[in-house]
RNA sequence: GAGUGAGGUAGGGGUUGCGAAAAUCAAGAGUAAUCCGGGGAGCCGGCUGCUAAGAACUGGAUGAAAGGGAUCUUCGCCGAAGUGUAGUGAUGAGCCUAGUUACUAUGCUGGGACUGCAUUAAAUAAGUGCAGUACUGUCAUCUGAUUUACAUCCCGUAAUCAGAUGGAGAACUAUCUCACAA
Numbered sequence: 001g002a003g004u005g006a007g008g009u010a011g012g013g014g015u016u017g018c019g020a021a022a023a024u025c026a027a028g029a030g031u032a033a034u035c036c037g038g039g040g041a042g043c044c045g046g047c048u049g050c051u052a053a054g055a056a057c058u059g060g061a062u063g064a065a066a067g068g069g070a071u072c073u074u075c076g077c078c079g080a081a082g083u084g085u086a087g088u089g090a091u092g093a094g095c096c097u098a099g100u101u102a103c104u105a106u107g108c109u110g111g112g113a114c115u116g117c118a119u120u121a122a123a124u125a126a127g128u129g130c131a132g133u134a135c136u137g138u139c140a141u142c143u144g145a146u147u148u149a150c151a152u153c154c155c156g157u158a159a160u161c162a163g164a165u166g167g168a169g170a171a172c173u174a175u176c177u178c179a180c181a182a
Base pairs, nucleotide, nucleotide: 003180004179005178006177007176008175009174010173011172014078017077018076019075020074021073023071024070025069033062034061035060036059037058038057042050043049045096046095047094081109082108083107084106085105086104087103088102089101090100091099110136111135113133114132115131116130117129118128119127120126138167139166140165141164142163143162144161145160146159147158149157150156
């Protein structure tokens, strides 16, 4: 000087990177619900729930909300985060379930976009799963080119650019410490 292993620190992918919160807006919806009529025994996923003190359905009047979405701002970040399976707990109108949510174990995904199928949803929005298409960042190998650098006959090394192929985020780049080795 070039390396191997372990640990730490700091960064980049992008102008639609990921997630959270508030505000505004659209939609949800003239829906649910309440009241006044008609109606006359059913209704909710189920019943031990509701219902002749009037169910389903229907006319009129009044008339929401949640989850999800868009815009902008702020905050935390770069396995950011999401998701499948299994388990445990909380919530789940009176009970159960569906659903929602937190944690644990384990698997998958570099990132966003578009298309198709399925699913959730009020929805042609958005999400999730599977498959595909091109794009993009990163590393490796190969080919070619360039020079401002090393070298100074050539060959070559390094860096940059272009192309092809392939891999995965416990990665990649830079840097520090310790150990090994020479």
Lysine riboswitch aptamer from a Clostridia bacterium, 182 nucleotides, folded computationally. It was read from a public genome assembly, where an Rfam model found it.